FMN riboswitch aptamer (RFN element), 118 nucleotides, folded computationally. Model confidence (mean pLDDT): 85 of 100. It was read from a public genome assembly, where an Rfam model found it.
């Protein structure tokens, strides 16, 4: 300052009322809210990743898993402004992005340390 490691830390948020029922923060109504990391013009819905599952002694290999348009600014934006939609793993439970649970985990990765290299 470049690479490969070495140890340390850190690293997901969010729901009420009413209604029906033995039972629902999961069903119906009406109204709310949240949005990992990397990349890229700032991004939940563009491109990769990560959490889940299966095989592997491990590296790792497969599988499964969602969504966006309009218009404007501008060299440049499916990211920014303005409207207008839409999505949200697995397991439990009277069916679940907001409740429980595997998780006091793991992990994309950030940010420090150090050795050696270039």
């Nucleotide at each position: 300052u470049u690479g490969c490691g070495u140890a340390u830390u850190c690293a997901g948020g969010g729901c009420g009322a009413c209604g029906u029922g033995c039972a629902a923060u999961u069903c119906g109504u009406c109204g709310a809210c949240u949005g990992g990391c990397g990349g890229u013009a700032u991004a939940g819905c563009c491109c990769g990743c990560g959490a889940g599952c299966u095989c592997u002694c491990a590296c790792g290999a497969g599988c499964a898993g969602g969504a966006u348009c309009u218009g404007g600014u501008g060299u440049g934006a499916u990211u920014c402004c303005a409207g207008g939609g839409c999505c949200a793993a697995c397991g439990g439970u009277a069916a679940a992005g907001u409740c429980c649970g595997g998780a006091g985990g793991a992990a994309a990765g950030a940010a420090g340390u150090u050795u050696c290299u270039c």